Predicted 3D model of a 369-nucleotide RNA (Bacterial RNase P class A) from a Candidatus Hydrogenedentota bacterium. Its Rfam family is "Bacterial RNase P class A". Rfam classes the family as a ribozyme. The gene name in the source record is rnpB.
RNA sequence: UAAGCAGGCCGGACGGCCGCGGCGUCCUUGUGGCGUCGAGGAAAGUCCGAACUCCACAGGGCAGGGUGCUUGGUAACGCCAAGGCGGGGCGACCCGACGGAAAGUGGAACAGAAAGCAUACCGCCUACGUUACGCGUUUCGCGUGACCGGCAAGGGUGAAAUGGUGCGGUAAGAGCGCACCAGCAACCUGGCAACAGGUUGGCUCGUCAAACCCCACCCGGAGCAAUUCCAAAUAGGGGAGCAAUGGAACGGCCCGUUCCGCUCCCGGGUAGGAAGCUUGAGGCGCGCGGCGACGCGCGUCCCAGAUGAAUGGCCGUCUCAGGGCCGCAAGGCCCCAGACAGAAUUCGGCUUACAGGCCUGCUUACGAC
Repeated sequence: UAAGCAGGCCGGACGGCCGCGGCGUCCUUGUGGCGUCGAGGAAAGUCCGAACUCCACAGGGCAGGGUGCUUGGUAACGCCAAGGCGGGGCGACCCGACGGAAAGUGGAACAGAAAGCAUACCGCCUACGUUACGCGUUUCGCGUGACCGGCAAGGGUGAAAUGGUGCGGUAAGAGCGCACCAGCAACCUGGCAACAGGUUGGCUCGUCAAACCCCACCCGGAGCAAUUCCAAAUAGGGGAGCAAUGGAACGGCCCGUUCCGCUCCCGGGUAGGAAGCUUGAGGCGCGCGGCGACGCGCGUCCCAGAUGAAUGGCCGUCUCAGGGCCGCAAGGCCCCAGACAGAAUUCGGCUUACAGGCCUGCUUACGAC
């Protein structure tokens, strides 16, 4: 210098005018004055985990759902950190639903002989057994063929074919034997562990659990429109009293009961108001412990709480990036604030969107010293 990798940060600044919401204060009580505070890194998706509230709940089990390498962090998590293993990259680094297939059940389209315990399409072999023919040195030997058989090396099929490569071995072959490699088991060593390394052994045990299943751990439901309090007018409900002795119903009569009127009281619900509501697993700074996630201590700060729902608009000055013009160049002049988005009970995460810019550490290649 070029190309990259990882992590962190910013998301215009200052001033003026007008306007809006909360709180405080003042008075002349108002559509008032003054002061003060007033969106984000994601306020978003609502995907996980919690706080909080109400409902349910003796205990245990089954069913159902979730998570799934190890150790730690955390209030908790499906999050985070460190580590292990596997895969990718020259590398910095990145990615991984990454428990169990030697418990059981099951699946593997098409192709193929065969997809899990059985088997052979092409092929290889004819040692052993039977036999035909031929030849010969004729109680036997050799050659060719058939039958009975042996084999799984090679070919072919497939995503995958019963460990791989090599040597020996054999009639041909085969872990049949051996060496190395892969895998498995036991033991030893290191590590808290995942796991790694080594020794020995029999030689081989296929794949799929994002199929059922097994194992370990976790899980009650609904959500701030939760939930609670205060509480009109009108209508309706309950109770007491009063008036009238009337009207209606109980099939005709009497008694009785109920309803219809007025006054007062009570309770429920609605409109409306209030609490929940923002001081919190809180922010910032310093110190200490830890590789780290994070924890502890001290100091300091208060930082939106609306409910048709505020957080806005205009102007000026400046600046970053960008663009244009001039210039050989250094540079000069002009234009221009421009992304995603926007609180509604609150936190911890994850994911997604984002113009432009800054910082730190690291890698590779080339060059110079």